A computed fold for a 72-nucleotide RNA from Candidatus Woesebacteria bacterium RIFCSPHIGHO2_01_FULL_39_95, annotated as transfer RNA. The coordinates come from a structure-prediction model, not an experiment, and the mean pLDDT is 82. The organism belongs to Candidatus Woeseibacteriota, within Bacteria. Its Rfam family is "tRNA". Rfam's curators write: Transfer RNA (tRNA) molecules are approximately 80 nucleotides in length. It is annotated as a transfer RNA. The RNAcentral record of the sequence draws on ENA.

[in-house]
RNA sequence: GGGCGUUUAGCUCAGUGGUAGAGCGCUUCGUUCACAUCGAAGAGGUCGUUGGUUCAAAUCCAACAGCGCCCA
Numbered sequence: 001g002g003g004c005g006u007u008u009a010g011c012u013c014a015g016u017g018g019u020a021g022a023g024c025g026c027u028u029c030g031u032u033c034a035c036a037u038c039g040a041a042g043a044g045g046u047c048g049u050u051g052g053u054u055c056a057a058a059u060c061c062a063a064c065a066g067c068g069c070c071c072a
Base pairs, nucleotide, nucleotide: 001071002070003069004068005067006066007065010024011023012022013021018055026042027041028040029039030038048064049063050062051061052060
């Protein structure tokens, strides 16, 4: 320098055009003498950035950025 993949909650990941989710973690309450387990409730997201397509974009397209892999 060229190609490919990937970027979504604190972590690991779903979600392939129509209200952003799960598990673990965190907070509160219940259970217990207490802790753990278990149960219930809750907080937490400009979906990497910018632009484009569309009535509507996490999702489709382009550029840029980060990370990984391959080729030279």